The RNA shown here (SAM riboswitch aptamer (S box leader)) has 113 nucleotides and comes from Pedobacter sp. Rfam family: SAM riboswitch aptamer (S box leader). Its family is annotated with regulation of gene expression in the Gene Ontology. Taxonomically the source falls in Pedobacter (Bacteria, Pseudomonadati, Sphingobacteriales, Sphingobacteriaceae). Its mean pLDDT, the model's own confidence on a scale to 100, is 84.
[in-house]
């Protein structure tokens, strides 16, 4: 880099920096942004994937579940902002347009390679 699994409608801040764009990627939209946004850096918060402890359970670090938050991450506007690929119903001659689902795609973690 790439495979696997799991997880994605909760949650969480100032301060200084630098200066025009930013919300993954391509398109529509929509919304943040010189009342400085994105993104960097300190310090703080959110959560709880490894981690620690308990305890189910199993031949077995094998597995429901509580609990912690010292380290490794991560994360700290809007459902991963929202559609856009399929199925399925509703309204409709159709085209469209609503709703639900289920893929892909994205993004963390952890393992493997």
């Nucleotide at each position: 880099g790439a495979u696997u699994u799991a997880u994605a409608a909760a949650g969480a801040a100032g301060u200084g920096g630098c200066g025009a764009g930013a919300g993954a990627u391509c398109a529509g939209g929509c919304u943040c942004u010189g009342g400085g946004a994105c993104c960097c850096a300190c310090u703080g918060a959110c959560a709880a994937c490894c981690c620690c402890c308990c305890g189910u359970u199993u031949g077995a670090u094998u597995u429901a579940g509580g609990g912690g938050a010292a380290g490794g991450u991560g994360c700290c506007a809007a459902u991963a902002c929202c559609u856009g690929u399929c199925u399925c119903g509703g309204u409709a001659u159709a085209a469209a347009u609503c709703g639900a689902g289920a893929a892909a795609c994205u993004a963390u973690a952890a393992a493997u390679u």